[in-house]
RNA sequence: CGUAAAAGCAAAGCGCCAGAACUGCCAUAGCUUAUUCGACUGGCAGUUGACGAGGACGGGGUUUAUCGAAAUUUCGGCGGAUGCCCCGCGGUCAGCCGUGACCGAAAACAUUCCCAAAGCUUAGGAGUGAUCCUGAGGACAAAUGGAAUGGGACGGUAUG
Numbered sequence: 001c002g003u004a005a006a007a008g009c010a011a012a013g014c015g016c017c018a019g020a021a022c023u024g025c026c027a028u029a030g031c032u033u034a035u036u037c038g039a040c041u042g043g044c045a046g047u048u049g050a051c052g053a054g055g056a057c058g059g060g061g062u063u064u065a066u067c068g069a070a071a072u073u074u075c076g077g078c079g080g081a082u083g084c085c086c087c088g089c090g091g092u093c094a095g096c097c098g099u100g101a102c103c104g105a106a107a108a109c110a111u112u113c114c115c116a117a118a119g120c121u122u123a124g125g126a127g128u129g130a131u132c133c134u135g136a137g138g139a140c141a142a143a144u145g146g147a148a149u150g151g152g153a154c155g156g157u158a159u160g
Stems, first nucleotide, its partner, number of pairs: 014079004019075001020048008030037001051068003057088006089104005095157005109150006120137007
């Protein structure tokens, strides 16, 4: 350096599934003279279960933690989490110190403007199937996000 194998990492609208819905197989109830058929019943094995935007100073605490899009479950539940609270540190508010307010390294606020993906259409692939994966096309948000513009304390003190 090359080849092969194994393991680990990859995630934060993220991970998971005892409810639920759905699929396949088997069995049974049922129907039938019988076979065939065949469950809304049982067993086994599966599938679905958050679409992007936005979000992390450190420690501790806490739990139904922002925004819209979509619309049969994005239901229901478990876990986690960048939310929130307290403390510390840091930043801005004209140098420094104190206090206060607002914030978190792109570190007030106001106004205006700006940005998506899924869904949808279409093509291909995997699967018996539910369903899943990928490409292409065109469209549409909101916010505490981004950009531009405007624009913000008190007291003390240093220098001019």
A computed fold for a 160-nucleotide RNA, annotated as glmS glucosamine-6-phosphate activated ribozyme aptamer. The sequence was found by an Rfam model in a public genome assembly. Its mean pLDDT, the model's own confidence on a scale to 100, is 79. Rfam family: glmS glucosamine-6-phosphate activated ribozyme aptamer. The family's RNA type in Rfam is riboswitch.